[in-house]
RNA sequence: AGGGUUUGAUCCUGGCUCAGAGUGAACGCUGGCGGCGUGGAUUAGGCAUGCAAGUCGAGCGAACUUAAAUGCUGAAACAUGUUGAAACCUUCGGGUUGAGACGUGUGGAUUUAUUUAGGUUAGCGGCAAACCGGUGAGUAACACGUGGGUAACGUACCUUAAGGAGGGGGACAGCCUCGCGAAAGCGUGGGUAAUACCCCAUACCCCCUGAUACCUGAAAUGGUUCAGGGUAAAGAUGGCCUCUACUUGUAAGCUAUCGCCUUGAGAGCGACCCGCGUCCUAUCAGGUUGUUGGUAGGGUAAUAGCCUACCAAGCCUAAGACGGGUAGCUGGUCUGAGAGGAUGGUCAGCCACAUCGGGACUGAGACACUGCCCGGACUCCUACGGGAGGCUGCAGUCGAGAAUCUUUCCCAAUGGACGAAAGUCUGAGGAUGCGACGCCGCGUGGGGGAUGAAGGUUUUCGAAUUGUAAACCCCUUUUAUUGAGGAGCAAAAGUCGCCUUUUGAAUAAGGAGGCGAAAUUGACUGUACUCUAUGAAUAAGCCACGGCUAACUCCGUGCCAGCAGCCGCGGUAAUACGGAGGUGGCAAGCGUUACUCGGUUUGACUGGGUGUAAAGGGUCCGCAGGCGGCCUUACAAGUGAUAGGUGAAAUCCUUCGGCUUAACCGGAGAAUAGCCUUUCAAACUGUUUGGCUUGAGGCUGGAAGAGGAAAGUGGAACUGCUAGUGUAAGGGUGAAAUCUGUGGAUAUUAGCAGGAAUGCCUGUGGUGUAGACGGCUUUCCGGUCCAGUCCUGACGCUCAGGGACGAAAGCUAAGGGAGCGAACAGGAUUAGAUACCCUGGUAGUCUUAGCUGUAAACGAUGGGCACUAGGUGUCUGUCCGUAAGGAUGGGUGUCGUAGCUAACGCGUUAAGUGCCCCACCUGGGGACUACGGCCGCAAGGCUAAAACUCAAAGGAAUUGACGGGGACCCGCACAAGCGGUGGAACACGUGGUUUAAUUCGAUGCUACGCGAGGAACCUUACCAGGGUUUGACAUGCUGGGAGUAAUCGCCUGAAAGGGUGGGUGACUUGUAUCCAAUCAAGAACCAGCACAGGUGCUGCAUGGUUGUCGUCAGCUCGUGCCGUGAGGUGUUCCCUUAAGUGGGAGAACGAGCGCAACCCUCGCCUUUUGUUGCUAUUCUUGAGCUUGUCUUAGGAAGCACUCUAAAGGGACUGCCCGCGUUAAGUGGGAGGAAGGUGGGGACGACGUCAAAUCAGCAUGGCCCUUAUGUCCUGGGCUACACACGUGUUACAAUGCCUACUACAAUGGGGGGGCGAAAUCGUAAGAUGGAGCAAAUCUCAAAAAAGUAGGCCCAGUUCGGAUUGAGGGCUGCAACUCGCCCUCAUGAAGCUGGAAUCGCUAGUAAUGGCGCAUCAGCAACGGCGCCGUGAAUACGUUCCCGGGUCUUGUACACACCGCCCGUCAAGCGCUGAAAGUGGGGAGCACCCGAAGCUCCGAUUGUCCGGAUUCACGGUGAAUUUCAUGAUUGGCGCUAAGUCGGAACAAGGUA
Repeated sequence: AGGGUUUGAUCCUGGCUCAGAGUGAACGCUGGCGGCGUGGAUUAGGCAUGCAAGUCGAGCGAACUUAAAUGCUGAAACAUGUUGAAACCUUCGGGUUGAGACGUGUGGAUUUAUUUAGGUUAGCGGCAAACCGGUGAGUAACACGUGGGUAACGUACCUUAAGGAGGGGGACAGCCUCGCGAAAGCGUGGGUAAUACCCCAUACCCCCUGAUACCUGAAAUGGUUCAGGGUAAAGAUGGCCUCUACUUGUAAGCUAUCGCCUUGAGAGCGACCCGCGUCCUAUCAGGUUGUUGGUAGGGUAAUAGCCUACCAAGCCUAAGACGGGUAGCUGGUCUGAGAGGAUGGUCAGCCACAUCGGGACUGAGACACUGCCCGGACUCCUACGGGAGGCUGCAGUCGAGAAUCUUUCCCAAUGGACGAAAGUCUGAGGAUGCGACGCCGCGUGGGGGAUGAAGGUUUUCGAAUUGUAAACCCCUUUUAUUGAGGAGCAAAAGUCGCCUUUUGAAUAAGGAGGCGAAAUUGACUGUACUCUAUGAAUAAGCCACGGCUAACUCCGUGCCAGCAGCCGCGGUAAUACGGAGGUGGCAAGCGUUACUCGGUUUGACUGGGUGUAAAGGGUCCGCAGGCGGCCUUACAAGUGAUAGGUGAAAUCCUUCGGCUUAACCGGAGAAUAGCCUUUCAAACUGUUUGGCUUGAGGCUGGAAGAGGAAAGUGGAACUGCUAGUGUAAGGGUGAAAUCUGUGGAUAUUAGCAGGAAUGCCUGUGGUGUAGACGGCUUUCCGGUCCAGUCCUGACGCUCAGGGACGAAAGCUAAGGGAGCGAACAGGAUUAGAUACCCUGGUAGUCUUAGCUGUAAACGAUGGGCACUAGGUGUCUGUCCGUAAGGAUGGGUGUCGUAGCUAACGCGUUAAGUGCCCCACCUGGGGACUACGGCCGCAAGGCUAAAACUCAAAGGAAUUGACGGGGACCCGCACAAGCGGUGGAACACGUGGUUUAAUUCGAUGCUACGCGAGGAACCUUACCAGGGUUUGACAUGCUGGGAGUAAUCGCCUGAAAGGGUGGGUGACUUGUAUCCAAUCAAGAACCAGCACAGGUGCUGCAUGGUUGUCGUCAGCUCGUGCCGUGAGGUGUUCCCUUAAGUGGGAGAACGAGCGCAACCCUCGCCUUUUGUUGCUAUUCUUGAGCUUGUCUUAGGAAGCACUCUAAAGGGACUGCCCGCGUUAAGUGGGAGGAAGGUGGGGACGACGUCAAAUCAGCAUGGCCCUUAUGUCCUGGGCUACACACGUGUUACAAUGCCUACUACAAUGGGGGGGCGAAAUCGUAAGAUGGAGCAAAUCUCAAAAAAGUAGGCCCAGUUCGGAUUGAGGGCUGCAACUCGCCCUCAUGAAGCUGGAAUCGCUAGUAAUGGCGCAUCAGCAACGGCGCCGUGAAUACGUUCCCGGGUCUUGUACACACCGCCCGUCAAGCGCUGAAAGUGGGGAGCACCCGAAGCUCCGAUUGUCCGGAUUCACGGUGAAUUUCAUGAUUGGCGCUAAGUCGGAACAAGGUA
């Protein structure tokens, strides 16, 4: 920074599209690590669970609890005393042991009270809960941003200043008691504390009322002064004993701190007001009734209709009110060169909201996210009576969605609330997890390594590529894994000690500051980081590769499958589809989708346009608005400069620094449009003062004019009527007919009537704003110009909205109506003809009055002013001049300079150069449309979209092609002629049909007697049948390979083939210096492998060759010049030519391929040559008689002539006359064999037709391979209802038949040949074999012609088809299917419809002769040769083809082009529509919760009433969306129907 895409190409206009950057993204494939960020954009949908706002016991009472002290209590246990059950023993006497009970002591459990020191806490109380956090529903607004204002305000906590804190009182929770309820919860009674509440006192100040003056100030509603009235307070904790009391030490007290009350100030925070800025829509133009203002009152912290009553009728609006739609705003973010455009997620500021709606309470602050009341919806609990709830806090869940995370840890840090503090709380916050969602960084290894391995892919088969890539060798270890060590975030605050200062009586205590000490505090986390060990070990994908756009091949597919951002790929060789290999790009990502900006100057401020591309309003007037002449005065609004304030932080930028780097973060700086204030300047704009005359207007005098309106009037023409004359037609057309006319037309004469239009003059002449205006006269009215330079003194220009005028057609009403003439009727034309042409003809055309308001209303060009070379016409003024002419104005044309323009063109009448104002445009179609609105009687007009669809639509110019455009020219193109074709029969070819096959190709001219210059077999490619498979043919390799190959037989068979036998019997080279069937090698042959083979497909993959335009005169190049360019010029023009042939002119000068010439041939002459040619002359040998200088047949001389075949000459407009430009040339003439290219041939420019040929040959690709190859036999290519083409023979007397007599060839053929004479046969032919590889011999006879005879106009003595019979020839073989002969037969046909072909002189016509192919021949064809031998051409109007120039074009596949509309089909979109359903907003009325306010009542709470009011309901209207039988339109869609409207004069411009 541009690129692609409209065209055959070009320039322009113009849209579409791409490359860039970005994202809170999503989807597909893939995925190693870390850091930093970021993450519910959709349903402001619903939510389980946990947590997110508490704190203070140094405000208060109380409760519980721990410890201690004191007091009370006094358990267990122990000791001891008394008593003594039961049991045992017993000498029965008692003894022993001893439960239990009672007492005493020790003991101290336990209970309780008080006090002290701690802890916990429900309640009262204080503060906080209005912060933090979330979201963007609403909001178009003082909501936000920015800058101001409050003399109209508030403020808890904090700071500061001053002062104060005296006395008293009654309650209510908690608690206890009783009761109701399922619960939530509620109530009765009793008693209680306070920093809770109340009363009194005091009160500078403050508040209220009143008064007087003063001060500030722009202004008093401010301040000062005076008088009267009113309003405060609370204590708590620590310490001390100087004073007082009791006297232990405490208390009153003192003291410190905190708290309390009043007031001032400050800071911060808030409230209100104002200027400016802030999306789309006019298819929303009028809105508003508390509305706008005033007065009074209420209300608020405060102003205010904020609210109420009364009064007035205002207020807003085109500078967009009101309405509708959409939207949180900003700092910023993305993009952009910038200006701008888009956006507002994270972070930060403000606002709004908290399930939806309403409301107030408390409070410094709320109308309050986790407060209250009410109503609605929803969810949950319930004992059915009633209750509870609100994640748009953090996590999490469901739903919807393309889509968005952990029900984690911690208060360690930062911050917040409370507290004196310790501290508590804190989903704020700090961390962590998840997601490649983004940005940044790192890695997936490094070095060496060529048998360039294998494999893959490609291949021209040689190789190339993957590719140093791998393997392999040597290293390294970031990352990962193992183990070990291990920061930093931590600094304090607080505590303790000391010092200074301050309050204090104080060495208590506290505040402020400083120093020091000890111990302690980490969620993240054993994290960052460092070291160790192991080992290349753990780690690469995605997209693209036709152009834009870096990167190419193979295979598959075959307009299929598919791709595609745009252009476009795909129909058998796809770099575009799919796969593969390779390559390119980016990289832990890569692509896609969506969206934004850019590119896009494609909305243009920077920075566009409007003649023809989209776009100038039909014209004028004109309000608002915009813009505005010269001099001068003042101001300072704009403008410029200075200074100050603001412009939050973050971001961006610069710089420095911190994380290993970077991202990220920090410090500093810079920057910041704008807004406000201040001072200065005064040129310009503006406002203002006073003037001026040049802009504008007026006045006076002249001028021209189809300027307008009205009235009157004239002649010509036309039609009708009346009358006369007059007779058969008239009229109309390309030609006709309808029509008129013998009932007298047309024509003509006279008269009358009517309506419309105004000939000549008339002119790119005039006038008018435009539309428009045309006989003449009169009246009235408008504008313009010139001259004078007398007056006014900027009075001007433009103009949205508005108003007026406005062709034709049309409408309403009334007239009028001659001609013309939509509709309509008829006649023609035509395939049709609802047209063009004709005959009629109604509305209308005319007038009056109204409406309509549009046109290609065009110069497709808005108006005004100024400036910028001229030439030449014309209309009309003025001046000079005798005139010619000149000068100067105003119009109107034309050419043209500079300049402009894409070009065409414009060019003082601009489309040039500038200024001012208005209108309009932004791809094509849909659409000059729908809906809505306004206007209209209607028709309709004005305004004016969207869905959908296309990649173009378009302008100018260029080259071609084309035209039922023009000009010129040529051609057997027409015309003038001659002869044919088309009719008949036959031949040949083709189509069609048929067939087993009728092989294939050629198909307008340019296929059709063409490939084929010769199909019985062969050919042959086709069909049927029979065979064969390395093959009928070539090459290579391997093996075999002598009685082998070859050759001769036999059997079988239709043949091919198969089988078999026998005789003879090989080749080359070597061994080998003699000798090989035998040895060796090769060849032949056999077997096998590679391969052969294909007339199989594609002529639209090709080479080569050919046809055609066309033997037409064209087609190009180099350099120069012109043009932005495609291109042009040259090559056009004039003359001339067969010719782009030549001459002249000319921005061209030259050149090439073509033309011509050079070549061959024929025509004249010369030279040379002389056999096989010739024979004039001479000689000679025969024969003949007509006896001759005779004729004829030979021979020899000879080369004169003819001829042969070589080389030359000759013709060049050279000569003369005329014309022409003195030229080129042309007309005529002379001479000449030939005269203007002498006749003919060969020779075919650039190119066109995808022309023809793959079946002549060659050849890419594809296909077949026991067959699509190959061999053979037979058949077919020869079929036959028919159609066409090319020919032959005829139809006859210019003929036919018979007989006779001539003359040929720049001529041609001949060896498996031509074949003579002679003989045979009617003939075909046979026999024959001389001669001849040919100027020698032969085919060979030329025929028409001529002479003579016949025929006598007939289906014939014309014509010969067809058929019968008999023959001949070729050939292996004539059935399908040959030719010829003889005899017989004797068809159609009597000159050919429409139409059509050839030919201009040795031509047509006509006659024969030869050759190629070939055994023979279907040849009447083809190619050549000679004989006889005409007619006509006035001329270029017409048909066909061609050339040059020009013109038009919407064609470029190029007129066999392009293209329009209806109908039919499918799909899509949209309008209307009886209606139906939903949403929004308002109006009227009804109902009316909670609550505020007011009133009433009350000791008070409760209560009653009123206004207002959410929700809800009803009604009539309104708006928007969706849907709707049916219906209208539009668009799109390879090959539908009907026509043929447009493009050329498009066939009727």

This is a predicted structure of a 1549-nucleotide RNA (small-subunit ribosomal RNA) from a metagenome. Its mean pLDDT, the model's own confidence on a scale to 100, is 82. The sequence is in RNAcentral, with records from SILVA.